[in-house]
RNA sequence: ACUGAUCAGGGCAAACCCGUCGCGAGGCGGGGACGCAAAGCCUCCGGUCUUGUGAUUUGCAGAAGAAAGCAAGAUAGCGGGGUUGCCGGUA
Numbered sequence: 001a002c003u004g005a006u007c008a009g010g011g012c013a014a015a016c017c018c019g020u021c022g023c024g025a026g027g028c029g030g031g032g033a034c035g036c037a038a039a040g041c042c043u044c045c046g047g048u049c050u051u052g053u054g055a056u057u058u059g060c061a062g063a064a065g066a067a068a069g070c071a072a073g074a075u076a077g078c079g080g081g082g083u084u085g086c087c088g089g090u091a
Base pairs, nucleotide, nucleotide: 001090002089003088004087011036012035016031017030018029019028020027021026034077040083041082042081044080045079046078047075048074049073050072051071052070053069057065058064
C1' cells in the first nucleotide's frame, strides 16, 4: 500500500418493547439482535424524510385538499467524499 478466504481477543447493534427529549423526521438511556471490517468520527456533494413557508389558494359554503421553489432540521445503518483505527493475509 492492497485486501477480508482463514486465526485470536473482542467491538457495534436493525426491527420491536420500555423510559425520556423533540411539533415532527428522529435523538439519548435500558432491554433485544437483523445485520456490520470502519455499523468509529465529520453534513462537504447527491438522495430520502420532517417542520415551516409557498397558500390572502381551490371551493357558494362547510368538510377536505394543495406542486415547484425557498428556509430550518433529520438520516454517517442510503450512496459518494474526508479523517482516524484493531486483528489476519498478500506485496
c-di-GMP-I-GGC riboswitch aptamer from a Hydrogenophilaceae bacterium, 91 nucleotides, folded computationally. Taxonomically the source falls in Hydrogenophilaceae (Bacteria, Pseudomonadota, Hydrogenophilia, Hydrogenophilales). Model confidence (mean pLDDT): 83 of 100. The sequence was found by an Rfam model in a public genome assembly.